RNA sequence: GAUGAAGGCGAGCCGAACUCCGACCCGGAGGCGGGGGACCCAGUCAGUGGGGGCGCAGCCCGGACAGUCCGGACAGGGUACUUUCAAGCCCUAGCCCGUCAGCUAACCUCGCAGGCCCGAUUUGAGAGCGAUC
Numbered sequence: 001g002a003u004g005a006a007g008g009c010g011a012g013c014c015g016a017a018c019u020c021c022g023a024c025c026c027g028g029a030g031g032c033g034g035g036g037g038a039c040c041c042a043g044u045c046a047g048u049g050g051g052g053g054c055g056c057a058g059c060c061c062g063g064a065c066a067g068u069c070c071g072g073a074c075a076g077g078g079u080a081c082u083u084u085c086a087a088g089c090c091c092u093a094g095c096c097c098g099u100c101a102g103c104u105a106a107c108c109u110c111g112c113a114g115g116c117c118c119g120a121u122u123u124g125a126g127a128g129c130g131a132u133c
Stems, first nucleotide, its partner, number of pairs: 010118001012116003018030005031112006041102001050100001051097004058074001060072004075092005081128007
């Protein structure tokens, strides 16, 4: 001097998962998000092999088949300033309630995690915004 790794700081992304205050490892407030819960409306009910919720993370067909896995089509989500169109690529998890819940005013109640990352997982055309010269 170059390269690589780890850590820290700063910036950013997915997500509701942020901010502030306090005698502060706990509590409170604001804000954001979820669930339960009337009339009316909707809905046949029970038996039960159930049913339901969060989330983009589903329905179906075929093969194989203990479990699972593979293929296909449709659909949903992502691809980093935003958006429209088009193409390509990637993902379609996980968790919870416990026989119980439609919508739902009042009311009741719960959460504020976790993960990724330095032009991120690629572009083309158009529009807009912003930065720099």